A computed fold for a 109-nucleotide RNA from a Bernardetiaceae bacterium, annotated as SAM riboswitch aptamer (S box leader). The prediction has a mean pLDDT of 84. NCBI's taxonomy places the organism under Bacteria, Pseudomonadati, Bacteroidota, Cytophagales, Bernardetiaceae. The sequence was found by an Rfam model in a public genome assembly.
RNA sequence: GAUUUAUAUAGAAGCGUGGAGAGAACAGGCUCUUUGAAACGCUGGCAACCUGCCUACCAAAGCAAGGUGCUAAUUCCUGCCUAAAUCAUUUUUUUAGGAAAGAUAAAUC
Numbered sequence: 001g002a003u004u005u006a007u008a009u010a011g012a013a014g015c016g017u018g019g020a021g022a023g024a025a026c027a028g029g030c031u032c033u034u035u036g037a038a039a040c041g042c043u044g045g046c047a048a049c050c051u052g053c054c055u056a057c058c059a060a061a062g063c064a065a066g067g068u069g070c071u072a073a074u075u076c077c078u079g080c081c082u083a084a085a086u087c088a089u090u091u092u093u094u095u096a097g098g099a100a101a102g103a104u105a106a107a108u109c
Base pairs, nucleotide, nucleotide: 001109002108003107004106005105006104007103013043014042015041016040017039021032022031023030026079027078028077029076044071045070046069049067050066051064052063053062075101080098081097082096083095084094085093
């Protein structure tokens, strides 16, 4: 990097370096940010996918936290399709469901 499967309205912050952007990409919206963005480092925390313990055995539950991950806003929201409602001019808006894309984990290659 590719494929498959699973998950997501919950949860969790300070310091130092840094010095203007950031929220995956594109577009629109909205938000964060010199009361200091991104990035990097340190310490802490959250969660429990893998793992270990527990278990006669398997699974579940429970416990732990070694490998990852995460630590503003639902994956910040929308974008494509379907349905309903609304408005009406071919249009607008709202709601629900699904898809796509991205993220993370595990397995395989």